Model confidence (mean pLDDT): 81 of 100. Predicted 3D model of a 74-nucleotide RNA (transfer RNA) from a Phycisphaerae bacterium. It was read from a public genome assembly. Rfam family: tRNA. Rfam's curators write: Transfer RNA (tRNA) molecules are approximately 80 nucleotides in length. The family's RNA type in Rfam is transfer RNA.
């Protein structure tokens, strides 16, 4: 410079042919269990789906564009 890939919760990842209010496991909170901690159980709070535009009635999914991050070519 050129090509290909990833970006979704605090981490680490899922999301089916584009359809209703987006999800798991760890980790946090509160409470039950314990003499106490730890296991264990219950509930719960945590999300601009990297960012902008576009296509549709509807975009986390399609399309462009730009960012960061990796890999491979020169």
């Nucleotide at each position: 410079g050129g090509g290909c890939g990833u970006u979704u919760a605090g981490c680490u990842c899922a999301g089916u042919u584009g359809g209703c209010u987006a999800g798991a496991g760890c980790g946090c909170a509160u409470c039950c269990u314990u003499g106490a901690c730890g296991u264990g159980g219950a509930u719960g709070a945590g999300g601009u789906c990297a960012u902008a535009a576009g296509u549709u009635c509807g975009a986390g999914u399609c399309u462009u564009a730009u960012a960061a991050c990796g890999c491979c070519c020169a």